The part of an RNA shown here (large-subunit ribosomal RNA, domain II) has 699 nucleotides and comes from a Dehalococcoidia bacterium.
It matches the Rfam family "Bacterial large subunit ribosomal RNA".
Taxonomically the source falls in Dehalococcoidia (Bacteria, Bacillati, Chloroflexota).

Context: one part of a larger RNA
RNA sequence: GCCGGCGAGUUCCCCUCGGCCGCAGGCGAUAACCCUCUGGGUUGGAGCCACAGCGAACGCGAGUCUGAAAAGGGCGAGAGUGGUCGGGGGGAGACCCGAAACCGGGUGAGCUAUCCAUGGCCAGGGUGAAGCGUGGGUAAUGCCGCGUGGAGGCCCGAACCUAUUGACGUUGCAAAGUCACGGGAUGAGCUGUGGAUAGAGGUGAAAUGCCAAACGAACCCGGAGAUAGCUGGUUCUCCCCGAAAUGCAUUUAGGUGCAGCCUCGGGCAUAGUCUCCUUGGAGGUAGAGCACUGUUUCGGCUAGGGGGCGAUGGCUUACCGAACCGUGACAAACUCCGAAUGCCAAGGAGUGAGCCCGGGAGUGAGACGGCGGGGGCUAAGCUUCGUCGUCAAAAGGGAAACAGCCCAGACCAGCAGCUAAGGUCCCGAAAUUCAGGCUUAGUGGCAAAGGAAGUUUGGUCGCCCAGACAGCCAGGAGGUUGGCUUAGAAGCAGCCACCCUUGAAAGAGUGCGUAAUAGCUCACUGGUCGAGCGACCGAGCGCCGACAAUGUACCGGGGCUCAAGCCUGAUACCGAAGCUCUGGAUAUUCCCCCUUGAGCGGGUAACCGCGGGGGGUGGGUAUGGUAGGGGAGCGUUCCUUGCUGCGGUGAAGCGGGAUCGUGAGGACCCGUGGAGCGCAAGGAAGUGCGAAUGCCGGC
Numbered sequence: 001g002c003c004g005g006c007g008a009g010u011u012c013c014c015c016u017c018g019g020c021c022g023c024a025g026g027c028g029a030u031a032a033c034c035c036u037c038u039g040g041g042u043u044g045g046a047g048c049c050a051c052a053g054c055g056a057a058c059g060c061g062a063g064u065c066u067g068a069a070a071a072g073g074g075c076g077a078g079a080g081u082g083g084u085c086g087g088g089g090g091g092a093g094a095c096c097c098g099a100a101a102c103c104g105g106g107u108g109a110g111c112u113a114u115c116c117a118u119g120g121c122c123a124g125g126g127u128g129a130a131g132c133g134u135g136g137g138u139a140a141u142g143c144c145g146c147g148u149g150g151a152g153g154c155c156c157g158a159a160c161c162u163a164u165u166g167a168c169g170u171u172g173c174a175a176a177g178u179c180a181c182g183g184g185a186u187g188a189g190c191u192g193u194g195g196a197u198a199g200a201g202g203u204g205a206a207a208u209g210c211c212a213a214a215c216g217a218a219c220c221c222g223g224a225g226a227u228a229g230c231u232g233g234u235u236c237u238c239c240c241c242g243a244a245a246u247g248c249a250u251u252u253a254g255g256u257g258c259a260g261c262c263u264c265g266g267g268c269a270u271a272g273u274c275u276c277c278u279u280g281g282a283g284g285u286a287g288a289g290c291a292c293u294g295u296u297u298c299g300g301c302u303a304g305g306g307g308g309c310g311a312u313g314g315c316u317u318a319c320c321g322a323a324c325c326g327u328g329a330c331a332a333a334c335u336c337c338g339a340a341u342g343c344c345a346a347g348g349a350g351u352g353a354g355c356c357c358g359g360g361a362g363u364g365a366g367a368c369g370g371c372g373g374g375g376g377c378u379a380a381g382c383u384u385c386g387u388c389g390u391c392a393a394a395a396g397g398g399a400a401a402c403a404g405c406c407c408a409g410a411c412c413a414g415c416a417g418c419u420a421a422g423g424u425c426c427c428g429a430a431a432u433u434c435a436g437g438c439u440u441a442g443u444g445g446c447a448a449a450g451g452a453a454g455u456u457u458g459g460u461c462g463c464c465c466a467g468a469c470a471g472c473c474a475g476g477a478g479g480u481u482g483g484c485u486u487a488g489a490a491g492c493a494g495c496c497a498c499c500c501u502u503g504a505a506a507g508a509g510u511g512c513g514u515a516a517u518a519g520c521u522c523a524c525u526g527g528u529c530g531a532g533c534g535a536c537c538g539a540g541c542g543c544c545g546a547c548a549a550u551g552u553a554c555c556g557g558g559g560c561u562c563a564a565g566c567c568u569g570a571u572a573c574c575g576a577a578g579c580u581c582u583g584g585a586u587a588u589u590c591c592c593c594c595u596u597g598a599g600c601g602g603g604u605a606a607c608c609g610c611g612g613g614g615g616g617u618g619g620g621u622a623u624g625g626u627a628g629g630g631g632a633g634c635g636u637u638c639c640u641u642g643c644u645g646c647g648g649u650g651a652a653g654c655g656g657g658a659u660c661g662u663g664a665g666g667a668c669c670c671g672u673g674g675a676g677c678g679c680a681a682g683g684a685a686g687u688g689c690g691a692a693u694g695c696c697g698g699c
Stems, first nucleotide, its partner, number of pairs: 001699006011092013025049003033041003053060002063075004095233002098230001102223006113197009122187001124156003127152001131148006160184003165180004199215001201211003208217001236633006246259005260363002262360007274350008287337001288335002293331004298326003304320002306317004366391010396407003411584004416580003422574003425558003431571001433570006444560001450544002454541010471528005477501003482496003507522001511520002585623006591616006599610004634688001636685008645677002653672005659666002
C1' cells in the first nucleotide's frame, strides 16, 4: 500500500411537541379477593395529572395585583388524561476516537547524582622542597658550598579515567561507536562490594543536570469513558422544498443566546405578496450655486497700518490692506436651489404570494464582478459599508486553458428541429458572403507623458494666369565704416536710433564668416517656368517612445494584407443540458369517473353538495442543489403467527449468465458446495463502511 473482518446518535428517567389508540375526568402502587391462572380482572383505592386564578403575603376569587380610583396596565377567566411510536430538550460518558495535564495509592538509586562503610589499582622515567650531615664563614646567629634526603592537587609517559579537534559512521559494528590526534594519570584520582537519600521528593564543583535509552517535575495502577467552545471520522436508496456567512449582545471575536433567512404541520383569507400603470406624499443625494458658513483670483474704491515730509494742524506715497463694488473659482461636516431612482399610501390590471401559531434546523469565516462611497497612493487577487448579480450550493455553451466574467438554470431518453452568448480560411461545426470606407504598422495580436511634412477626411485664414509656391538666372545699391562704445566694432560683441536717396527691388540688415575689413547668404525685386501654393484648427486609422531571464512565447496554433485586421450596413448559416418535437417517470392542480358504515349542510325520501379513499387514455404546471427540514422505500440479524412452505431427486454460502425494478435491490438458470433455508403479515434491533496518520489479520 491493497484486500478481508471489526468500527460511531444508544439505553434509562424526566420534560415538551406530533401521529395513532382508549376513556371524558383520566391513569393507577401493594395486599386481600375473583377468573379460563408463567397470565388476566369491570375488584381495590394510596398516589399523580386535570378540575381557578391572582398576589411577596394577609387575602380575595372569574377574577386578582398595582393604585386614591369604579382609570389605565400586568397576569388570568371550560380540556384533559393514560398507553404506544416518532421529533426535540434536560440529567446521565450520551455519536465515536484523540490530549498536554490534575489527584490518590504504590514501584524504583542493579542506570545515574551525592554520601557512608570496607577493599582494590596507578609500568617506567624526570625534577630534587623541608630536614639532616659536613665544609666555609660570623663574636654568635643569619648566610654560602657540597653531600644526604625524597616533598609535590610537580614534570614526561603506559595501564586506568576522560573526550579537545578532524574524519568516518547517520536504515551504524553501536538508540553515542570507530580511527587519528588530544587532556588527566599520587589525586578535589580511578575502581569493586555492601549500604543511605524518592517524586509537592531526592541528589546536584549548578546544566534545569541526573533519579533505569525522551525528567521544568520518574514510572505503574487507579479516580477515568477526566475535560477538549478544538481537529478528524460518522456506513443503504429514491422523492419534495431548500438556506446562511447579517443585526444586537457576549472575558465575545473560528464559541454561544435572541432575531433574520430554510423546512414541516395547523390556522386566516373576495388578500395583505410581488410587478406594472395612475394619483397623492415625505426627503436634501447627483447636479448646480455662492444668498448663509468658510476658503479663494484679479481689478476698483476705501477705513486702518507701514514709508517719506513737516514745528504743529497736517501733507504725501508706485507699499500692505479689512469692509464694500465688480470679476472668476472651491467645500463630506456650506445651501438661495435641486433631480433621476428608490421609499410610503390609495386606486386599477396581472400574479399567487403573504400573515399568525406551533415542531425541526442549519447559518452567524464568505468570495469575486458592476455601480455609489470611506480608508489606502482616485495602490493591491487590499480593506470597510450600501446596492444588484454570480459563485458558494450550478452542471451545459462562450472567454485557448480559467469557482465569482458573458450566454443559459441539467426530471429521463432520442443518430429530430430553432436559437443565445460567441462564431463561420484550416486545425474546428458554420460565409474564403455582399455593399461602402479605413489601416501597411503583422497595427490587429500589451502600455504613458511626449514627439513627427505617415495617411484619410472636415474646417478657418491667406497668396495665385495682372503668373502664386519650389527650383534655376540676375540684382540685392548710395549717404555710410549711422551714432556711441571699443585696441578694433565697417549690417552681423554690446548700447541708442532705425532716417534719407536712386530705383523694378534692396533691412542702418536673417544667418555663416573676419582680429577688424573682406567673402558667402537671407529678406526684398526682375526674369524663366505655368497651376495651384501656404499657415493654422479638428476627426479616423497608423509610427516612435518599447529593455529579462529554458526556446518562438503579448493572435490557442497554422496562417492572414481591396484581409482571415478595423469602422458602417446587409443577408445566410453554425452554435447549449436554453426553446420546440416524440416517448417515458414522479409530484401537484384542474377536470372526469368509481367508492364511502359513521362525519357536516339541504331534502319526507331517492338523492345532491362538502369532506375522506381510490383511479384515469385527459389539460396545465413543476421536478440543479451544499448545510438543513419533510416524505416514501430497499436490505441485514433475531422473534411471533401463517404457508401443516422449500431441502441429500441437494439448503445456506460462493462463481457465472443475454432477466425484472427509477433506485437501494429482487428473481430464474448453470456450476460449486454438502445441511440447512425461505415467503407473507407483524414485532425487536449489537441493522448497511471507503476514508477516522482508525483497530486486527492476510499478502